[in-house]
Context: one part of a larger RNA
Molecule: small-subunit ribosomal RNA, central domain
Organism: Solanum peruvianum
RNA sequence: GUGGGCGUAAAGGGCACGUAGGCGGUGAAUCGGGUUGAAAGUGAAAGUCGCCAAAAACUGGGUGGAAUGCUGUCGAAACCAAUUCACUUGAGUGAGACAGAGGAGAGUGGAAUUUCGUGUGCGAGGGUGAAAUCAUAAGAUCUACGAAGGAAUUCCAAAAGUGAAGGCAGCUCUCUGGCUCCGUAGCGACCUUGAGAAGCGGAAGAAUGGGGAGCGAACAUGAUUAGAUACCCUAGUAGUCCAUUCCAUAAACGAUAAGUGUUCGCCCUUAGUCUACGCGGAUCAGGGGACCAACUAAAACAUGAAACAGUCCGCUUGGGGAGUACAAUCGUAAGACCGAAACUC
Numbered sequence: 001g002u003g004g005g006c007g008u009a010a011a012g013g014g015c016a017c018g019u020a021g022g023c024g025g026u027g028a029a030u031c032g033g034g035u036u037g038a039a040a041g042u043g044a045a046a047g048u049c050g051c052c053a054a055a056a057a058c059u060g061g062g063u064g065g066a067a068u069g070c071u072g073u074c075g076a077a078a079c080c081a082a083u084u085c086a087c088u089u090g091a092g093u094g095a096g097a098c099a100g101a102g103g104a105g106a107g108u109g110g111a112a113u114u115u116c117g118u119g120u121g122c123g124a125g126g127g128u129g130a131a132a133u134c135a136u137a138a139g140a141u142c143u144a145c146g147a148a149g150g151a152a153u154u155c156c157a158a159a160a161g162u163g164a165a166g167g168c169a170g171c172u173c174u175c176u177g178g179c180u181c182c183g184u185a186g187c188g189a190c191c192u193u194g195a196g197a198a199g200c201g202g203a204a205g206a207a208u209g210g211g212g213a214g215c216g217a218a219c220a221u222g223a224u225u226a227g228a229u230a231c232c233c234u235a236g237u238a239g240u241c242c243a244u245u246c247c248a249u250a251a252a253c254g255a256u257a258a259g260u261g262u263u264c265g266c267c268c269u270u271a272g273u274c275u276a277c278g279c280g281g282a283u284c285a286g287g288g289g290a291c292c293a294a295c296u297a298a299a300a301c302a303u304g305a306a307a308c309a310g311u312c313c314g315c316u317u318g319g320g321g322a323g324u325a326c327a328a329u330c331g332u333a334a335g336a337c338c339g340a341a342a343c344u345c
Base pairs, nucleotide, nucleotide: 004316005315006314008298012313014200015199021193022192025087026086027085028084029083030082033080034079035076036075037074038073040071041070042069049064050063051062052061054059090190093185096181097180102176103175104174105173106172107171108170109153114148115147116146117145118144119143125134161168162167205246206245207244208243209242210241214240215239220234222232258311260309261308262307266289267288268287269286270285272283273282274281275280318345319344320343329336330335
């Protein structure tokens, strides 16, 4: 490399968009590049193979074939390619409906924590397995009223919804993306996948400027313990929040790439449509559950497949060394990406 594979054994890229490339609906006509048939030419000699002759052996004696190739000529026209004309079932568009924490910006509400002010009031605060550090007579805790400020949005809430993924939840407004249903109009293969490129991408981290209630790496105590650089407690800085800009990684998981077609029925549920009106029936697009066949090493999966087919990309090839070293690229940095070998079992 091939063969074989990729949910859990090694292996699906974090995600979509899309360039080159690959692959790709139906019916005609043309063409004859690929394809295919025929005969022809050529395919030097030597060599190889067969036969004949000679020969102990070696053996530049003779003869025939093959040489799967190439070239033009004459044909075929199913398939691939090309050109032209059509079609509608794939794809997309418009009309009519429709659900939603989809995204961005602005405004705003209530509860709670904390702090502050005032009043009352007293010393039974806080914390734990038990304590102590800690707080408090400079009046705490508790309680009533008032004020400030920041962050998160109880219930509703669901196997629910939505988004390509990451993700998204108080309420209102503005702007805006996508899905679904319906079946009428019009378009007419415009599809799909996608190396590279560019884009999005939780948390942590980085830069500048704000903000800072609670929580809280680090740091500092108090305990525990043989020790305790921990688990528990008291404090508490970065951070968490906002704006702008980086970083590009996660058990980024469904550990299952994307898209298409085909496949026994059952139950629940979300958004629609049709029909019934009674509780139901039919049909789509999602979300779940228990199963048949099939498949699987098994557990399992099973119309949302890990079944049956076919397209394209990515990835894998014993464990360790090692996601390390070196080099390149990117980044302010942290690091990211690409990614070995010796050696060893």